Predicted 3D model of an 83-nucleotide RNA (c-di-GMP-I-GGC riboswitch aptamer) from a bacterium. The coordinates come from a structure-prediction model, not an experiment, and the mean pLDDT is 81. Of the family's consensus pairs, 90% are formed in the model.

RNA sequence: CUCGAAAAACGCAAACCGGUCGCGAGAUCGGGUCGCAAAGCCAUGGGUCUCGUCGUUCACGCGAGAUUGCCAGGCCGCUGAAG
Numbered sequence: 001c002u003c004g005a006a007a008a009a010c011g012c013a014a015a016c017c018g019g020u021c022g023c024g025a026g027a028u029c030g031g032g033u034c035g036c037a038a039a040g041c042c043a044u045g046g047g048u049c050u051c052g053u054c055g056u057u058c059a060c061g062c063g064a065g066a067u068u069g070c071c072a073g074g075c076c077g078c079u080g081a082a083g
Stems, first nucleotide, its partner, number of pairs: 002083001003080001011036002016031006034069001040075003044072003047067007
């Protein structure tokens, strides 16, 4: 450097429940613990989702958003078995 152990230490926390915020997707705090070696950070590309708009309706388009625990990309990083 690669790799990521039925290891150890330190962490994170899905669903669900309660408070608050948001039209909504969702966010946040507490409980909780399905899972996670980047489940740390960044909406840059794609995906998915929400609201608005046009429209008879849906889709597409356009505008504004959500999601990094969907994937890719970028940045940073704990530990050290075997190879």